Record summary
The RNA shown here (transfer RNA) has 73 nucleotides. It matches the Rfam family "tRNA". It is annotated as a transfer RNA. Gene Ontology term of the family: triplet codon-amino acid adaptor activity. The coordinates come from a structure-prediction model, not an experiment, and the mean pLDDT is 85. The sequence is in RNAcentral, with records from ENA.
């Protein structure tokens, strides 16, 4: 230095314009149990990597920039 990909909850990810941003695992109250495990209800937590842009309306589409993985040189 080019060149593809990725980026959302504390972890792995979904969602690829349309009016409540989500599941699993984690956690944190209950309930069951002699007490755990496991299983059930319930809850808390995200300014969707920044900025700009298009559009009536952007996590989702463009650009740029950050950060990461792989490739080439």
């Nucleotide at each position: 230095g080019g060149a593809u990909c990725u980026g959302u909850a504390g972890c792995u990810c979904a969602g690829g314009a349309g009016u409540g941003a989500g599941a699993g695992c984690g956690c944190c109250c209950g309930c069951c149990u002699g007490a755990a495990a496991a299983g059930c209800g319930g809850g808390a937590g995200g300014u969707c990597g920044a900025u700009g842009g298009u559009g009536c309306g952007a996590c989702u589409c463009c650009a740029u920039c950050c950060a990461g993985a792989u490739c080439c040189a």